[in-house]
RNA sequence: UGAGACCUCACGAUGGCCGCGGGCCUAUCGAAAGACAGGCCUGAGGAACUUCCGGGCUCCGCAGAGCACGAUGGCGGAUAACAUCCGCCCAGGGUGACCUGAGAGAUAGCGCAACAGAGAACAGACCGCCCGGUCUUAUGGGCCGAGUAAGGGUGAAACGGCGGUGUAAGAGACCACCGGGCCCCUGGCAACAGUGGGCCGCAUGGCAAGCCUCAUCGGGAGCAAGGCCAAGCAGAAGGCGUUAAGAGCUGCUCGCUCGAGCCUUCGGGUAGGCUGCUAGAGCCUGGCGGCGACGCCAGGUCGAGAUGGAUGGCCAUCCGCGCGUUUCGGCGCGCGACAGAACCCGGGGUAUGAGAGGUCUCAACCU
Repeated sequence: UGAGACCUCACGAUGGCCGCGGGCCUAUCGAAAGACAGGCCUGAGGAACUUCCGGGCUCCGCAGAGCACGAUGGCGGAUAACAUCCGCCCAGGGUGACCUGAGAGAUAGCGCAACAGAGAACAGACCGCCCGGUCUUAUGGGCCGAGUAAGGGUGAAACGGCGGUGUAAGAGACCACCGGGCCCCUGGCAACAGUGGGCCGCAUGGCAAGCCUCAUCGGGAGCAAGGCCAAGCAGAAGGCGUUAAGAGCUGCUCGCUCGAGCCUUCGGGUAGGCUGCUAGAGCCUGGCGGCGACGCCAGGUCGAGAUGGAUGGCCAUCCGCGCGUUUCGGCGCGCGACAGAACCCGGGGUAUGAGAGGUCUCAACCU
């Protein structure tokens, strides 16, 4: 310098004006509830998206055990928990940094394997090879019988590989090496590993994101959860009332008019309101422990809370990008992604423009 790998960070900046949500303060009015005006503070995200997992919280359910159903699946750790994360093992990919993996069990049983191919799982003679018989145009070819899985061909996959012995040709039939299985030893907490030792000629190939088996885990519904207050209407109980209660005119007495209902209490509870509600597995800084995920300690800090649902416009200066223009100093115009809270938190997945930083790898060159 070029090409990559991995881990992070911001996601335009500052000021002013207007508007909207939330909180506090002050002034005025009001008995209070509150109304109104002014001021100050504050108001989206890394994904707030999706609602795919896991938890907190809430209500309901629940003797115990089993079946069924669902999820997960190398080992160890982290965590409130997880389908997440960290470290390691194994397999595959990459020259490498690194990446990918639902990565238990295929000698418990059942099932499946398109196309091609003779044959697809207690396999298989299509071509070929070999032997015998026979015919013939005779070192050849045809037919019949027997042997053969070494070679060819098909396929994703053909019943260990390769070399030799052996044989008519062949064959783990036998042998050496490699591979594989079982047992032991050594190392490791373990998965697992080992130019380690012994046994087994290899009998028993694949698919379990097919049924299934094994192990572990899992009760259901969700903030429209749940709790509190409570108009009106209806209900119940009690009291009063046509011997005039009660209402209106008018604050009281009288009077006049209307007049069959009126009043009190109670329980549930609709509209509506309040709560749950945002101080939390919080965030920042430092120290300590750990390879790490993470944990512990100390100090500091408060950062939206709407409920038909606010977070939006405009102006100025600057920043970045694009286009146009230029007297090369500038000027003008446009753009600044994806998207947007609704009980909270930990992850996964998806969308996303142009950047910034760090560590590492490979190649070439220079000193």